Predicted 3D model of an 81-nucleotide RNA (c-di-GMP-I riboswitch aptamer) from Thiobacillus sp. Its Rfam family is "c-di-GMP-I riboswitch aptamer". For this family Rfam cites "Identification of 22 candidate structured RNAs in bacteria using the CMfinder comparative genomics pipeline" (Weinberg et al., Nucleic Acids Res, 2007). Its mean pLDDT, the model's own confidence on a scale to 100, is 83.
RNA sequence: UCCUGUAAAGGGCAAACCCGUCGCGAGGCGGGGACGCAAAGCCACCGGUCUUGGAAAGGGGAAGACAGCGGGGCUGCCGUG
Numbered sequence: 001u002c003c004u005g006u007a008a009a010g011g012g013c014a015a016a017c018c019c020g021u022c023g024c025g026a027g028g029c030g031g032g033g034a035c036g037c038a039a040a041g042c043c044a045c046c047g048g049u050c051u052u053g054g055a056a057a058g059g060g061g062a063a064g065a066c067a068g069c070g071g072g073g074c075u076g077c078c079g080u081g
């Protein structure tokens, strides 16, 4: 340095659910919590899913959400083998 995650150590993150708060909503943020995670760190580029308020339903467009759905890009701890 590359592959790799069966070991050890120090640790890290945090699903559902509950509380608070912001948002029309999908959801975001904070606290509790722990199902899991070796990129569950970051980025909506491709596919996918989901959302959009006062006037039916469906489709399209537009604007958004999800990085813990898959792919891709960037970065990164430990170091058995």
Base pairs, nucleotide, nucleotide: 003081005078012037013036017032018031019030020029021028022027035068041074042073043072045071046070047069048066049065050064051063052062